This is a predicted structure of a 1511-nucleotide RNA (small-subunit ribosomal RNA) from a metagenome. RNAcentral holds the sequence, with entries from SILVA.
RNA sequence: AGAGUUUGAUCCUGGCUCAGAGCGAACGCUAGCGGCGCGCCUAACACAUGCAAGUCGAACGUGAACGUAUCCUUCGGGAUGCUAGUAAAGUGGCGUACGGGUGAGUAACACGUGGAUAAUCUACCUAGAAGUUUGGAAUAACUGUCCGAAAGGACAGCUAAUACCGGAUAGUUCGAAAAUAACACAUGUUUUUUCGGGAAAGGGAGCUCGCAAGAGCCCUCGCUUUUAGAUGAGUCCGCGGCCCAUUAGUUUGUUGGUAGGGUAACGGCCUACCAAGACUACGAUGGGUAGCUGGUCUGAGAGGAUGAUCAGUCACACUGGCACUGAAACACGGGCCAGACUCCUACGGGAGGCAGCAGUGGGGAAUUUUGCGCAAUGGGCGAAAGCCUGACGCAGCGACGCCGCGUGAGUGAAGAAGGCUCGCGGGUUGUAAAGCUCUGUCAAGAGGGACGAAAAAGCUAUGGGUUAACAGCCGAUAGAACUGACGGUACCUCUGAAGGAAGCACCGGCUAACUCCGUGCCAGCAGCCGCGGUAAUACGGAGGGUGCAAGCGUUGCUCGGAAUUAUUGGGCGUAAAGGGGAGGUAGGUGGUCUCGUGUGUGUGAGGUGAAAGCCCUGGGCUUAACCUAGGAAGUGCCUCAUAAACUACGAGACUGGAGUCCCGGAGAGGGUCGUGGAAUUCCCGGUGUAGCGGUGAAAUGCGUAGAGAUCGGGAGGAACACCAGAGGCGAAGGCGACGACCUGGACGGGUACUGACACUGAACUCCGAAAGCGUGGGGAGCAAACAGGAUUAGAUACCCUGGUAGUCCACGCCGUAAACGAUGGGUACUAGGCUUAGUGGGAUUUGACCCCUGCUGAGCCGGCGCUAACGCAAUAAGUACCCCGCCUGGGGAGUACGGUCGCAAGAUUAAAACUCAAAGGAAUUGACGGGGGCCCGCACAAGCGGUGGAUCAUGUGGUUCAAUUCGAAGCAACGCGAAGAACCUUACCUGGGUUUGACAUACCCGGACAUCCCUGGAGACAGGGCUUUCGUAGCAAUACGACCGGGAGACAGGUGCUGCAUGGCUGUCGUCAGCUCGUGUGGUGACAUGUUGGGUUAAGUCCCGCAACGAGCGCAACCCCUGUUCUUAGUUGCCAGCAUUAAGUUGGGCACUCUAAGGACUGCCGUGGUUAACACGGAGGAAGGUGGGGAUGACGUCAAGUCCUCAUGGCCCUUACGCCCAGGGCAACACACGUGAUACAAUGGCCAGUACAAAGGGUUGCGAAGCGGCGACGCGGAGCUAAUCUCAAAAAGCUGGUCUCAGUUCGGAUUGGAGUCUGCAAUUCGACUCCAUGAAGGUGGAAUCGCUAGUAAUCGCGGAUCAGCAUGCCGCGGUGAAUACGUUCCCGGGCCUUGUACACACCGCCCGUCACACCAUGGAAGCUGACUUCUCCAGAAGAUGGAAAGGUUGACCUUCGGGAGGCCGCCGUUAAAGGAGGGGUUGGUGACUGGGGUGAAGUCGGAACAAGGUA
Repeated sequence: AGAGUUUGAUCCUGGCUCAGAGCGAACGCUAGCGGCGCGCCUAACACAUGCAAGUCGAACGUGAACGUAUCCUUCGGGAUGCUAGUAAAGUGGCGUACGGGUGAGUAACACGUGGAUAAUCUACCUAGAAGUUUGGAAUAACUGUCCGAAAGGACAGCUAAUACCGGAUAGUUCGAAAAUAACACAUGUUUUUUCGGGAAAGGGAGCUCGCAAGAGCCCUCGCUUUUAGAUGAGUCCGCGGCCCAUUAGUUUGUUGGUAGGGUAACGGCCUACCAAGACUACGAUGGGUAGCUGGUCUGAGAGGAUGAUCAGUCACACUGGCACUGAAACACGGGCCAGACUCCUACGGGAGGCAGCAGUGGGGAAUUUUGCGCAAUGGGCGAAAGCCUGACGCAGCGACGCCGCGUGAGUGAAGAAGGCUCGCGGGUUGUAAAGCUCUGUCAAGAGGGACGAAAAAGCUAUGGGUUAACAGCCGAUAGAACUGACGGUACCUCUGAAGGAAGCACCGGCUAACUCCGUGCCAGCAGCCGCGGUAAUACGGAGGGUGCAAGCGUUGCUCGGAAUUAUUGGGCGUAAAGGGGAGGUAGGUGGUCUCGUGUGUGUGAGGUGAAAGCCCUGGGCUUAACCUAGGAAGUGCCUCAUAAACUACGAGACUGGAGUCCCGGAGAGGGUCGUGGAAUUCCCGGUGUAGCGGUGAAAUGCGUAGAGAUCGGGAGGAACACCAGAGGCGAAGGCGACGACCUGGACGGGUACUGACACUGAACUCCGAAAGCGUGGGGAGCAAACAGGAUUAGAUACCCUGGUAGUCCACGCCGUAAACGAUGGGUACUAGGCUUAGUGGGAUUUGACCCCUGCUGAGCCGGCGCUAACGCAAUAAGUACCCCGCCUGGGGAGUACGGUCGCAAGAUUAAAACUCAAAGGAAUUGACGGGGGCCCGCACAAGCGGUGGAUCAUGUGGUUCAAUUCGAAGCAACGCGAAGAACCUUACCUGGGUUUGACAUACCCGGACAUCCCUGGAGACAGGGCUUUCGUAGCAAUACGACCGGGAGACAGGUGCUGCAUGGCUGUCGUCAGCUCGUGUGGUGACAUGUUGGGUUAAGUCCCGCAACGAGCGCAACCCCUGUUCUUAGUUGCCAGCAUUAAGUUGGGCACUCUAAGGACUGCCGUGGUUAACACGGAGGAAGGUGGGGAUGACGUCAAGUCCUCAUGGCCCUUACGCCCAGGGCAACACACGUGAUACAAUGGCCAGUACAAAGGGUUGCGAAGCGGCGACGCGGAGCUAAUCUCAAAAAGCUGGUCUCAGUUCGGAUUGGAGUCUGCAAUUCGACUCCAUGAAGGUGGAAUCGCUAGUAAUCGCGGAUCAGCAUGCCGCGGUGAAUACGUUCCCGGGCCUUGUACACACCGCCCGUCACACCAUGGAAGCUGACUUCUCCAGAAGAUGGAAAGGUUGACCUUCGGGAGGCCGCCGUUAAAGGAGGGGUUGGUGACUGGGGUGAAGUCGGAACAAGGUA
């Protein structure tokens, strides 16, 4: 510090997700040790049991027992002493308001920070001053009686105090009054004087005196008054820190005053009276949530989140209320009352409060022992010893966290075995192990063994102070002794021993780490993208690897990344986002100069910012974590001083911003009232006759009752042609005939005046198209709804004929629009060019000409700059400032609920649940378009001949079958694989056999094998027989090799599957003219340029131009055949002339035919064209503009075809899915389709005669002549391994004859009979011949195919395959046409351009209803909770006031009667729970209902994207 994810690719916007750190955690797997920390986040739920606050006899009065000793005894026991002034309870003092727990409540002066208290208090403690006097009356304990189950209580009697009460005295105390000066100043504080009020308690040690009680002295602990201090507390104030405005108004003790009460103290804190205020957009009130802080986590920081442990503070103590005591409480382990709950009960009544420490139940994903000790630290009481202390110190449990250590170290290659993998060679696990040599941390056992402990008090000693005192007391020094829960501890030593100690997650990308097997869109994974449908590095297992490590992962939560709420640090033309427009309040911002103040601001200083924590430097535990000392920091707040530039405030001045005044012209600016002509429609009348109207075409409609057309007259409403323009005006909406009146604004020119008066603008107010609403008019045309006619599968539409609201006017609502420049307003600055409107100036004129130059508008183009790009560009989207509005992923949704407005329609404000990983902007390349332009092709057109109808052949589908083997499927499957299924082929079926196999390699044994014959069998095969004994080496034995038979395990074999795992080959677009690259250049980039443009071509062919210049694969050419001639060469070819023959047979010859090298290139001329490419015409030429034909097929497309040609990965079968054999099938047959053959006849059939090819084949072959047969063919065998011989006859044609339009002398299917040939074999199932038979068919519907010249059409010939079998296929030649105006249309293709929401690319994408399933949500008669408010009733405890009718009473007074005062009771006020009723807010549920979302292939249509077929 970034990364993944929208696209075919790109840039941008934008969300989602990941990598980091952290946690009081939990869960899964695993687990050796130690140190230091931490441990109910949930039910402030309920609690059994034990403990958590007592202490003081040196304040006081009482005062045991057990036991023991002695004595007595009736042996039951009793008395006395000790125990012991002990235990215990009580009075009294101090403490119990600390310490400990929890976070429910609380949005508050609760907390934080800084101040104030001149408005206050402070027990214990410290220091100072003064005092501690004199009297009195009770009471608990105790005793007795009584009540009660208990808890507890009543009455009577006795008694003490540092308990209680009266009097005396007292100052610098308190209250009142007065005066003075100083200080402070809203009040007051300090000082002085006078008057009045107010205290106390004693205990203990020692000495002296005393009989004692007691007194005196001294010391000490107390007590009282008072002043200070310290500590702690109360109260007040400034500032700071949560969310909701779908909470906008709140408040009656409320705000203030006066008087009184109350408090330690100010104050409506409380009461009475008076006034009517107080708070609030700088967010009151209400609602929700929450203890606050130091800090903690994260972050570069600013921030964000959080508030466990530790520390400060607040609040609470079962729930609510209340006070008492006290220095302090409205009191966790105190009290009273009410309520809920639990327990006890004799039913009358009582008791209780773990949010103290342990612990229990419950809740929950989840959080510990009913431990030890006061040894240390701290606290309470005490003079002290000491007692108490679940505070605290320790231990236990828990990997909950942090830190440290270990599980060994060295050596060790035969790279062991095993595992995994493999291309079978190996690789890897892996120096890893074993082995050898060492070490001993931890754990285990044994032994030793700390620090924490030193004070205080007490003891001993010394000296000091006090004192009469060497008592006592106080303080000082020295010494010895005592005290440990932890603790069987830490730590150290020894013993044996590598022995007891490694897991978890991950391995597709992000993200470090790869293979095999299994599975087969299943099972499963997944943080995002996404994996899995038979070769999964993504699932599960394994091997291996990577990461971390006593832990590792997962889940949850926080911050970060996220500049994704943007102060630092974002945006708003098109991505989300400028309010429809203006006026204007608050607010924010604001021109120039001078002076002052010192608000903000700068500088310096002081105070504070607790400790801990973070950071730095040291120190202590072996290290670290941890602990500890010092420092720094704490960005803040307060105070003081200083500066005066800027800001602010006060004062004064200025004119540039702004405004006023005068003159002038422009304008569809607004309002009102009038006026005008053209046109439509209607009415009346005339002329006139059959149609009009409307459409793609029609029909509805109108018209013989006279339309339409035309002429004249009239009525009425609405809108204003031309002018008219990129023009003008207005804030926007908007404004268009002419005239008058009223009226707003802008602009140009001018001089004077005011003197910052300005800009923006939440709220608010006004304006605001069309449609719509209300009331009343008006209504010509147009025209939602509606009706009819068409169109259509349908047509609730588009088109047509009609037609009502409405459109118009007046008044009133509505308040929205793609209200758009999709661009808020203002000011300033920043190159130009051109046009136009208004109005000035200059110059010059015949001129409203033209030209130059200002200001104000309206436009086009363009540079810098900006922008994601497109684009904007002085009318900014540039550079800056000020103010307002708005945005934060898509959908849900501008919806629901609530509020406001509206007559309604609706508008405005405006969510959430849920769901997706995208949604989007601009640009790029393609593809596509019922977009455009240019061009080509037998593409159409023009022609010729066919197919589709018939019969047959052949292939396919379908059906059938035991099997009808398999593949091919639009063009580009279907006379295709198959250039030839009777057996074989053959892969299929039935049946019979066989199992190392029909075939290959290697091993062992034996033997030659083969051939032939016999038997059985359908055959394969089985059994038997005859005969014979391979080659090489060697004398031989023997060995080896070939072959045959047998054997075992490796293996063979498979036309079994996958062409969507593949190679190779092929088809197709298409012989279409295209497809690319390097360098350069442009662009952020995908990409573009080149390759586009102007011409031209069959062609990206060539020329010209050009930020391109070149190049490659294609095109063309090079290759083959064919067309012509010359030259050369003549065998097997040829024969003109010569000779010869039956015959080019031979001699001879090579002229000709034929067989093999050159020739054509727009080369030449003319015209056109850009002096080009090229086109047209011409000459020459056998051939002329690629002469004709072939071969040749760019980058790629179709997961096109082929695993059955071959090859091949993987899978499958292995006495079978292999192999052998016989027979059958591939040949079936109601049908359908494709491709062909033959025909339907006279341009013909038949008969007879007769002429002319080319290209091929041939020795298992072609086979001549001759003979036989009607013929197929047979006999025959010459010749030929072929320019020699042969197949071989060419046919159409030509000549002559016949047939005469008919199912025929056309046509030949079908069938019967007889044969021939091939072959082991023609039955299923061959071809051919002869005789006989003689079907359909009379030119073929919709539709459709081929062909542009030696072509179509027509005629025959040959070949491959092949024993035989050709209408198919591949070739060959003969005869030999017609037509093309042309490119509008159909199909296919090429180039350019345009639109796009397509990219699997239009066979695309995609919308809505309906049906089904699930999910969340709104409404809803109601039902049911929670919180809160108002009114009323009632009223406990308590507090307070009253009254003086009741009861009672120790202290004081008294004249002794009584009084004062107190207590109880009574009355009133206040007051919690409670009760009744009415509201508000919010939650749950609810028949039914509304829309929304999601879902694999459902239904109906086809709305959008292309002109999306009606933009």